[in-house]
Context: one part of a larger RNA
RNA sequence: GCCGGCGAGUGUGUGUAUCUUGCUUAGCUAAACCCUUCCGGGGUGGAGCUGUAGGGAAACCGAGUGUGAAUAGCGCGUCGGUAGGAUACAUACGACCCGAAGCCAGAUGAGCUUGCCAUGAGCAGGAUGAAGCGGCGCGAAAGCGUCGUGGAGGUCCGAACCCGUAAGUCGUACAACGCUUUGGGAUGACUUGUGGCAAGGAGUGAAAAGCUAAUCGAAUCUGGGAAUAGCUGGUUCUCUCCGAAACAGCUUUUGGGCUGGCGCUACGGUAUGUGUACUGGGGGGUAGAGCACUGGAAGGGAUCAACAGGGAGAAAUCUCGUGAUUCCUAUCAAACUCCGAAUACCCAGUACCCGCGUAGCAGUUAGAAGGUGGGGGCGAAGCUCCAUCGAUCGAGAGGGGAAGAGCCCAGAUCGCCACUUAAGGCCCCUAAAUCGACAUUCAGUACAUCACAAGGAAGUGAGGAUCCAUUGACAGUGAGGAGGUUGGCUUAGAAGCAGCCACCCUUUAAAGAAAGCGUAACAGCUCACUCAUCGAGGGUUCUUGCGCCGAAGAUGAUCGGGGUUAAAUGUCGUGCCGAAAUUGCGGGUUUGUAUCGAUAUUUUGAUACAAGCGGUAGGAGAGCGUUCCGUUCGCGCUGAAGGGUAAGGGGUGACCCGUCCUGGAGCGUACGGAAGUGAGAAUGCCGGU
Numbered sequence: 001g002c003c004g005g006c007g008a009g010u011g012u013g014u015g016u017a018u019c020u021u022g023c024u025u026a027g028c029u030a031a032a033c034c035c036u037u038c039c040g041g042g043g044u045g046g047a048g049c050u051g052u053a054g055g056g057a058a059a060c061c062g063a064g065u066g067u068g069a070a071u072a073g074c075g076c077g078u079c080g081g082u083a084g085g086a087u088a089c090a091u092a093c094g095a096c097c098c099g100a101a102g103c104c105a106g107a108u109g110a111g112c113u114u115g116c117c118a119u120g121a122g123c124a125g126g127a128u129g130a131a132g133c134g135g136c137g138c139g140a141a142a143g144c145g146u147c148g149u150g151g152a153g154g155u156c157c158g159a160a161c162c163c164g165u166a167a168g169u170c171g172u173a174c175a176a177c178g179c180u181u182u183g184g185g186a187u188g189a190c191u192u193g194u195g196g197c198a199a200g201g202a203g204u205g206a207a208a209a210g211c212u213a214a215u216c217g218a219a220u221c222u223g224g225g226a227a228u229a230g231c232u233g234g235u236u237c238u239c240u241c242c243g244a245a246a247c248a249g250c251u252u253u254u255g256g257g258c259u260g261g262c263g264c265u266a267c268g269g270u271a272u273g274u275g276u277a278c279u280g281g282g283g284g285g286u287a288g289a290g291c292a293c294u295g296g297a298a299g300g301g302a303u304c305a306a307c308a309g310g311g312a313g314a315a316a317u318c319u320c321g322u323g324a325u326u327c328c329u330a331u332c333a334a335a336c337u338c339c340g341a342a343u344a345c346c347c348a349g350u351a352c353c354c355g356c357g358u359a360g361c362a363g364u365u366a367g368a369a370g371g372u373g374g375g376g377g378c379g380a381a382g383c384u385c386c387a388u389c390g391a392u393c394g395a396g397a398g399g400g401g402a403a404g405a406g407c408c409c410a411g412a413u414c415g416c417c418a419c420u421u422a423a424g425g426c427c428c429c430u431a432a433a434u435c436g437a438c439a440u441u442c443a444g445u446a447c448a449u450c451a452c453a454a455g456g457a458a459g460u461g462a463g464g465a466u467c468c469a470u471u472g473a474c475a476g477u478g479a480g481g482a483g484g485u486u487g488g489c490u491u492a493g494a495a496g497c498a499g500c501c502a503c504c505c506u507u508u509a510a511a512g513a514a515a516g517c518g519u520a521a522c523a524g525c526u527c528a529c530u531c532a533u534c535g536a537g538g539g540u541u542c543u544u545g546c547g548c549c550g551a552a553g554a555u556g557a558u559c560g561g562g563g564u565u566a567a568a569u570g571u572c573g574u575g576c577c578g579a580a581a582u583u584g585c586g587g588g589u590u591u592g593u594a595u596c597g598a599u600a601u602u603u604u605g606a607u608a609c610a611a612g613c614g615g616u617a618g619g620a621g622a623g624c625g626u627u628c629c630g631u632u633c634g635c636g637c638u639g640a641a642g643g644g645u646a647a648g649g650g651g652u653g654a655c656c657c658g659u660c661c662u663g664g665a666g667c668g669u670a671c672g673g674a675a676g677u678g679a680g681a682a683u684g685c686c687g688g689u
Base pairs, nucleotide, nucleotide: 001689002688003687004686005685006684011093012092013091014090015089016088017087018086019085020084021083022082023081026050027049028048032044033043034042035041054061055060064076065075066074067073096234097233099231103224104223105222106221107220108219114198115197116196117195118194119193120192121191122190123188125157126156127155128153132149133148134147135146136145137144138143161185162184163183166181167180168179169178200216202212203211204210237623238622239621240620241619242618247260248259249258250257251256261364262363263361264360265359266358267357268356273354275352276351277350278349279348280347281346282345288339289337290336294333295332296331298329299328300327301326302325303324304323305322309320310319311318312317367393368392370389371388372387373386374385375384376383398409399408400407413587414586415585416584418583420581424577425576426575427562428561429560433574435573436572437571438570439569440568446564447563455549456548459546460545461544462543463542464541465540466539467538468537476533477532478531479530480529482506483505484504487501488500489499512527515526516525517524588613589612590611591610592609593608594607595606596605597604598603624678626675627674628673629672630671631670633668634667635666642662643661644660648657649656650655
């Protein structure tokens, strides 16, 4: 892990509601006692309880009463018995089950370990060589030196012994701390045997909160005890009907509660009322807009100012500016408004539809993305906080979106190898157009979204404006591009072309006192300008469609893929495909209505029609199965229960019946009753494997 078995809303008391039974000219007995019994049971007992009137603190009044000055308003009442049984919920108890860490009490532990006490034991070998003593020498002495002897030491090296530094190994181990190598101490604050003493808020501790029997920031065992757990996990058969919430207020409250909101069920009632549409009547200060107020801010004019500061000047003063007021022009505002919608909201009427009240039972109070209006943030976030919803998911399957809770289409009662469509699609994967028309794009741009900016460019399409042009434009080619003059000044030089000034005149078809290159200066080469040749459009600019560059990322790329020049993009059109939608046929079921039956009224059956039948938490209803009990009727060695049998039959289902095999002694039907009543999950428990 799997299989089998076990495994979780129970019991008692009390209260409320519903159903039901008895009595109701109110109902019921409790303790106790008596009788009878195999258990049951019967009687006495009215003590007491509930009910028959409420309101008020009370006096008191009374279908009313309290408050109050009130005859007002408002609060509580006037609206239906009692006892038992069943069900649901609440409440007190372990209270659906399992689960703490902990707290307290009493015991048991120092055969492990810590410290201490008593009494014993152990420490190979080697090294060093203190004091003391002796000899000799020196010295006046104190003493010193030297040589011997001697054998001190928490001395040295190193076995036993004690320890455990470092590495390896082991790590379902040899071992719940070992093994190997290496290492520290090894006559001492040493090690060790035996016996003894000290303990749980206590001991012991050369102190690490260490150790106190594999247990220690409070041991172990038993008990209080089923401690408590606003927390996690689990909670067992079926079908049918309805079906939420993730909001508000309060909360030592925020992952918990209580009340309201939203759900279900029963009863009541349909006069008021809810929702939607229309009509009529209202108030508003949002969007927008505006500048009349409050403020912000740009340009210009005027006036005022013992006008900050800078610049020029010897100064007067001038100039750039500064502050305030006012005018003109053009503006900005959540906390501005001379204005001002759409919606929304309130009231009334009409129409349609369903709401509503009382009682019982809940669940929910972590919401999410999306659209719209906003605050925060960066007009970031699959961000966060509000408002709003025609909705969606949650609790919603199906089709589309490659895939995909929240997007688009569409709400699944069951069956059908029937029909039509939605969104979205129609080259192949892949159902349906290689469909039609007119355009654009050449970048694989693009082919749903998620990859884009400023800026750049004779890419290309469309439209407009303007200039030149057969009196010949634009481009190309041939030719000219001169003279006064080397203009004057400056300069070593300055000749069109370093720089300054001037920029004329002439010849001309035209030609600048020169637009560029060049020279030391000249020279030289071009340009502007002109003629010829050529022969039809050319130049500039604005708006716009589709493309290009800008464009760099981390495992291998890609539009879902193949691929596509349309199978891309734009505007139209006609078909087709496409869902659990719609329609058709058949079946089931809920509610309502109608009809016909059976009925003691209640209820219940059949048929027809209409509207429904997704569903989590949750509410309500109807059933299946298990064990036992009572009554009834049955089965069984000619084979009960149990086990096996996907294969026969029935039921919407839980499940039931049958067949055959196995098994070997009990079991079932019907109607009632009572529960240790249904298993896949709880790191569930026990057994098997």

Predicted 3D model of a 689-nucleotide part of an RNA (large-subunit ribosomal RNA, domain II) from a bacterium. Model confidence (mean pLDDT): 81 of 100. Rfam family: Bacterial large subunit ribosomal RNA. Rfam links the family to the GO terms structural constituent of ribosome and ribosome.